[in-house]
RNA sequence: GCAGAAUGCCGGCUUGUCGCUGGUCGAAAGACGAGAGGAAAGUCCGGGCAACAUAGGGCAAUCCGCUUCCUAACGAGAAGAAGUCCGCGAGGGCUUGCCAGUGCAGAAGAAAACAACCGCCGAGUCCUUUGGACGGCAAGGGUGAGAAGGCAGGGUAAGAGCCUACCAGUGCGGUGGCGACAUCGUAGCUGUGCACGCCGGAUGUUGAAAGUUCAUGUAAACCGACGCUUGAGGGCGGCCCGCCCGAGUCGGAGGGUAGAACGAUGGAGGGUGGUGGCGACAUCACUCGUAGAUAAAUGACAGGCACUGCCCACUCGGCAGCACAAAACCCGGCUCACAGGCAGUCUGCAUUU
RNA sequence: GCGGAAGUAGCUCAGUCGGUAGAGCACUAGCCUUCCAAGCUGGGGGUCGCGGGUUCGAACCCCGUCUUCCGCUCCA
Numbered sequence: 001g002c003a004g005a006a007u008g009c010c011g012g013c014u015u016g017u018c019g020c021u022g023g024u025c026g027a028a029a030g031a032c033g034a035g036a037g038g039a040a041a042g043u044c045c046g047g048g049c050a051a052c053a054u055a056g057g058g059c060a061a062u063c064c065g066c067u068u069c070c071u072a073a074c075g076a077g078a079a080g081a082a083g084u085c086c087g088c089g090a091g092g093g094c095u096u097g098c099c100a101g102u103g104c105a106g107a108a109g110a111a112a113a114c115a116a117c118c119g120c121c122g123a124g125u126c127c128u129u130u131g132g133a134c135g136g137c138a139a140g141g142g143u144g145a146g147a148a149g150g151c152a153g154g155g156u157a158a159g160a161g162c163c164u165a166c167c168a169g170u171g172c173g174g175u176g177g178c179g180a181c182a183u184c185g186u187a188g189c190u191g192u193g194c195a196c197g198c199c200g201g202a203u204g205u206u207g208a209a210a211g212u213u214c215a216u217g218u219a220a221a222c223c224g225a226c227g228c229u230u231g232a233g234g235g236c237g238g239c240c241c242g243c244c245c246g247a248g249u250c251g252g253a254g255g256g257u258a259g260a261a262c263g264a265u266g267g268a269g270g271g272u273g274g275u276g277g278c279g280a281c282a283u284c285a286c287u288c289g290u291a292g293a294u295a296a297a298u299g300a301c302a303g304g305c306a307c308u309g310c311c312c313a314c315u316c317g318g319c320a321g322c323a324c325a326a327a328a329c330c331c332g333g334c335u336c337a338c339a340g341g342c343a344g345u346c347u348g349c350a351u352u353u
Numbered sequence: 354g355c356g357g358a359a360g361u362a363g364c365u366c367a368g369u370c371g372g373u374a375g376a377g378c379a380c381u382a383g384c385c386u387u388c389c390a391a392g393c394u395g396g397g398g399g400u401c402g403c404g405g406g407u408u409c410g411a412a413c414c415c416c417g418u419c420u421u422c423c424g425c426u427c428c429a
Stems, first nucleotide, its partner, number of pairs: 001349005007343004012305007020035002023032003037324001041335002044333005049207004056241004061203005066080004081096006097198002101196005117141002119137003124134004149167002152164003168190002170187007211262004222252005233245003255428002269288008307321005354425007363378004372409001380396005402418005
C1' cells in the first nucleotide's frame, strides 16, 4: 500500500421570520426557556406497575435444556467446554439434558435389527464319489442418510472383537479443573434419524382501551334461554376434587354519554472519575435535569457551512444529492431497516528499509 | 395502543403426528349437435407469500420478514 476480520461510536452544524405542544413569570399583552431515535420500528422475549385472586391439592398444557457466572427478570448477555462446517488466516456459523422403554422410517435394497440377493466355504452330518443337500459365513459386490465401530495382522473349511496392536466412542476407576471437560488406566461394551417418553427447572390471568376519581345523561322498560337452596352463575384462567360467595346470569334488539383529572414521565436514570472482576456487571464519589401530547405538537419558508458525486485543464464557480425512519405508561434485551463517516486492534499478500 | 387469524393452480378451498401436491369452477383439445349450451373423454397450468435453519427428505416443524383480515372504550 492492497484485500479482509472483529469491536466500539457518530449519523449533520448554524442564522433569521412565521407557527405548534408543554413549563416558569405576568392582571393581560407578552417575555424567557424546553421539545423524537439508534433504532421511537417489528411487538419477538423478560420485568416494573395496575386490577382480580391469595385455600389448597391432583392431572394436563406450554416453555427452557453443555458449564460457570451476571441480572429486578429473561428464551437475553458475559466468559468458557465439546463436536461439526466455512475461511490460507484474523475469525465466523450451527449443534449439544437422558436413551432404559414404545412407535415410525416412503422410494431403493435380500435385509432397516429375529439380516443371505449375488458371493465365499465344503471342517461336521447325510446321499455311492467328482459333486450336491442340510447347513455355516457379515470378509467382498450392489442399495441407501444409515447395513451390525474403523483398520491391519493372527486365526479359520470360510468367516466373525473369536484373539491382538492402533484409532473413535461408551461404562467403571485414578488425577487435574468451581464446572462443562481434559488426561491416564481398565472392560470387547459399540447401527442411524425422528417422535413419544423420562429427568431437572419455570409459568395465576388480563394489559394503560390495565385501573382510580369526578362530571354529563338514559329505558333497572322490552324479547329469548337457563336458574332461584333439588344451586344458574361467579371467585377459578384447560379439566377434576375441594373451599368461599350466591339470586340472578347469558344473549338479542335498543337507550345514554363519548367530557375532565390522575395513572404519566425522577427512574433497575444519564455522564465523568475511582475501585473490584478476563468480562457481562457490581460498588463508591462528584455532577446533570433531559418531550409528555390524546386524534395526538416537535413544522414551513429563506439563507450560510460541512460531506459526497458530476461539469470545468486547475482555482473561482455551477448543478444535484445528503440514509433508515418518527415517541404514545415506563424500563432491560433481541430482531429487522440504515446513505455516509470515525477510532484503535488483529490477519493475509506485496514492496521498501 | 393491545390481542388474534390467514397466505397452496386464474378464482374458491382440501392436504399439517414430515415421505410423488389434489378437488370444484375456469382454460384448452376431441366427441355429441344443423349451430350453441349442457353432457362425455382427455390435456395443460403450482418459486405451496418471501428468505434462512433442522432433517436423508419440509406445503407441514423452528426463526426472521412481507401482505391481508378480524376483535377490543365507558354507563345502567
This is a predicted complex of two RNAs, RNase P RNA and transfer RNA, with 429 nucleotides together. Its mean pLDDT, the model's own confidence on a scale to 100, is 75. It holds a member of the Rfam family "Bacterial RNase P class A". It is annotated as a ribozyme.